[in-house]
RNA sequence: UUCAGAAAAUAGCAAACCUAUUGAAAGAUAGGGACGCAAAGCUGCGGGUCUAAUGCUAAAGUACGAUUUUAAAUACGAUUGCAAUGACAGCCGGGCUGCCUGA
Numbered sequence: 001u002u003c004a005g006a007a008a009a010u011a012g013c014a015a016a017c018c019u020a021u022u023g024a025a026a027g028a029u030a031g032g033g034a035c036g037c038a039a040a041g042c043u044g045c046g047g048g049u050c051u052a053a054u055g056c057u058a059a060a061g062u063a064c065g066a067u068u069u070u071a072a073a074u075a076c077g078a079u080u081g082c083a084a085u086g087a088c089a090g091c092c093g094g095g096c097u098g099c100c101u102g103a
Base pairs, nucleotide, nucleotide: 002103003102004101005100012037013036017032018031019030020029021028022027035090041096042095043094045093046092047091048088049087050086054083055082056081058079061076062075063074
């Protein structure tokens, strides 16, 4: 330096769930907690997945309007669909770094 993780040692991380904080949400952070992990260390670079505040889109309807009646136009609009600029590194690759043992 490369490859491997059978046995061992020393440490490490911490899923679900619960509590608090934060965020529009997905999610994140801290504490508790352990399903697991040899990179479950770091990095949103590629794919994938999640979310949609916001934007666009459709829209029951409401207001306004005119009034003999029906409308047009305008505003709002539960809700619908689409789109990251938001996330996930414990989904898979890539990049960077690292402990122990063996070859």